About this RNA: This is a predicted complex of two RNAs, RNase P RNA and transfer RNA, with 438 nucleotides together. Rfam match: Bacterial RNase P class A. The literature on the family includes a 1999 paper in Nucleic Acids Res by Brown, "The Ribonuclease P Database".
Order: sequence, then C1' cells, then structure tokens
RNA sequence: AAUGCCAGCCAGGCGACCGCGUCCAGCCCACCAGCUCGGCGAGGAACGUCCGGGCUCCGCAGGGCAGGGUGGUUCCUAACGGGAACCUGGGGAAACCCACGGGACAGUGCCACAGAGAACAGACCGCCGGCAGCACCAUCCGCCGGUAAGGGUGAAACGGUGGGGUAAGAGCCCACCGCGCUGCCGGUGACGGUGGCGGCACGGUAAACCCCACCCGGAGCAAGGCCGAACAGCACGCGGGCGGCCCGCCUGAUGCGUGCGGGUUGGCCGCUAGAGCCUGCCGGCGACGGGAGGCCGAGAUGGAUGGUCGCCCCCACCCUUCGGGGUUGGGACAGAACGCGGCGUACCGGCCGGCUUCCCUC
RNA sequence: GGGGCCCUAGCUCAACUGGCAGAGCACUGCCUUUGCAAGGCAGGGGUUAGGGGUUCGAGUCCCCUGGGCUCCACCA
Repeated sequence: AAUGCCAGCCAGGCGACCGCGUCCAGCCCACCAGCUCGGCGAGGAACGUCCGGGCUCCGCAGGGCAGGGUGGUUCCUAACGGGAACCUGGGGAAACCCACGGGACAGUGCCACAGAGAACAGACCGCCGGCAGCACCAUCCGCCGGUAAGGGUGAAACGGUGGGGUAAGAGCCCACCGCGCUGCCGGUGACGGUGGCGGCACGGUAAACCCCACCCGGAGCAAGGCCGAACAGCACGCGGGCGGCCCGCCUGAUGCGUGCGGGUUGGCCGCUAGAGCCUGCCGGCGACGGGAGGCCGAGAUGGAUGGUCGCCCCCACCCUUCGGGGUUGGGACAGAACGCGGCGUACCGGCCGGCUUCCCUC
Repeated sequence: GGGGCCCUAGCUCAACUGGCAGAGCACUGCCUUUGCAAGGCAGGGGUUAGGGGUUCGAGUCCCCUGGGCUCCACCA
C1' cells in the first nucleotide's frame, strides 16, 4: 500500500427572528383563561408488534386434563424464542462466518413419477453353471438354477475402499474407514481420546402424528381507580368469578350475566426517578455481577418537538485560467403516547479501533 | 395505542393427510344470423402478495416483510 473479516460510535453544525407543548416562579385573577422570566422538549431504530418479564384487574393464582411454546451443553438475566463461552456438523487459504442442532431399535403414517424392486425388497439388461437342440466344438436359441460385482431407474436401491476367494459372485474371509454394544481416561457438561467385542442386524422424513425434558392461568393503560354531567328502560337466563373442561375455593336473588334500547364524548390519577444514564474501580475468558461518586434527560390527548433567513460542512451537476467559482439542486430511514429487556426490518453518508492474507522498504 | 383475521387467473371461489394449480363469469378466434344477443366448438391468461428455510418435492409446513379487513371508551 492493497485485500477481506470483526467490533464500536455519530446521524449536519453555529447564530438571529417568529411559533408550539410542558414544568417552576412572579403578575393578574372567584375559577378558567392570559402575560413575563427561566428549565426541558424524539430515535438508533421512537418502526414492525415477533417474543419476554414489570404494572393493573379478574378473590388467592391452587391441582389435573386439554391446548400452546421451546429444543446441542454450561452459564448470564426479572424473564425470554435473547445473549456469552464452548461442543458437533458445514463453508472459507486465513481472520472469521453459518446451523429450529433432542428422539426414526416406543408406536403409527408417508416416500408421487420413473423403475424388476421403495423397507426386514427385488431380478429388466448383464455375468456364471447345468441340461437339451445341430454328427462334434465354438456361437446362437430355449429351459432350469446360482448371483448382486457391473449397467439402467430414482431424491433415496439394504455399509464404503482395497485385497483374497469363487464357475461367476457375495462380510464369504481379511485390513482400514464407517456403524452398533461396551470398558478406561480427560472434561461441570455437550463431547473428545483410547482399548475390546460384533460381520452389519439399524434407509429417509418429527418446520407428519407422536415420545422425552422444560416452560406457560386469562386479559390488556381504550388495563384500572376517583369526581362530575346527562338519560329510559325492556326482554331472557339462574348463576357468576373461572374468556376450553373437571375438581377445589370464594361469592350470590332490593343480586349477577347476556342481548336490545337510552345517555355522555368533560376533568383528575395511573404517567414517568427507572431491571435509569455517565465516569472510573473490583470479580469474571465473556455475556454479566458488585460496590463508589455524579446527574435528572419529553409527557401530548386530534395529539407539541416546527418555520424563515444568514454563514459554514457534505454530495450531485455546471463552469474553470485547475487556484477555485455558482441567485443551482439535494442532505438517509423515520418519528414518542404506560414504561423496560431483546429480536427483526428500514437507512444518505462519515469517523475510530483490532485482526487475516499478500506485496514493498528498513 | 392494543387484539383478531385474510391475501390463488381481470372478478368470485375450489384444490383431501405435501405429489402434474382448476371451475364459473369475463377475454380472444371460429361456427350459427342479413346483423346483434343467446347457444356450440376451440384457445390464451397464474413467479399461488414478496423473500428465505424444512423436505426428493411447498398453494399447503415454519420464519421474515408488504398490503388489506375488522373489533375496542365511559354512565344508568
């Protein structure tokens, strides 16, 4: 210098004027409203709503069945389908990356078409032996039998390669590999290493039913609570809580539920100080945990967070005397609504760090 | 803001336990008619919303994305 890989960060800047939401203080004010000063005012994804737990209500959140979810191991966490490290398999020359990655000797189902045969299978072509035909041999044809090496079909053909053996062949026999059973060693474990035995018995599919292990009660801030205004009740059921069922529990006829009809479109709480953010320290390979100091950073409710101008920055285009210039155009994706941890998706451009391979120079 | 459901030809819908994507209407051509309609015969038209995965094989099973439809408040 080139090349690729990994991880992190930013998300145009400054100033002036006008405007919006909210909070504190002051003025005014019965209240509402209004004015002034000051503070704060979108994001890395606020998005999709795919998961998870917090919170609230259903009395407690109980047992069983059904249903749903997860799926290598160990750990992290409030929890997770998330993350970290490792294992196994795969990709890459490497840095590194990818995997819904339990069980197919518990059982059931399926494997279309093609093909002789598709699961404890099968003989189409071929190979080989015997018999018979031609006076004999070879060839050829026919019949009987042995084969599973070779061909052919298929996504898949009942271990693979090599040697021996045989009429031809075949785990028929042997070596190595694979597979199964089993012992020892290492590791918390997934698993790895090594030894012995077995001639192979066990095709694929569980994002098919299913089995195993673990997890899950339901609903959602339009949850839920308080105040105010207005109105008109009627019908049905006997249960309801318990939005799948059973048990158990609680509660219950001036009650409860369902449906139709009627009224309102007001205010307050929930609502933002939290699994919070920043800095450095300690423990841990790491995710993360512990403790110390500092900080407060939106709360709207038809829904604020904006607009104009000037200077600068970046990109595109045009001109150029290559110094630069321009009444030019543009500056991504998007945008809170109870809050949080993840995942996934969208995204103009830029900055920093580490590593791989290769080249050059010292 | 939060739940639920759907997407197959131009339109309305099928497609069993995963195994060659179909029907009706519409469209095109021909026959029939003086001409049109109706009728008959023949034909075209689909990346099954888009992408990825599992599988020998996906409209169907799983995941992501896009689009559409629908429901909800309070009081007696």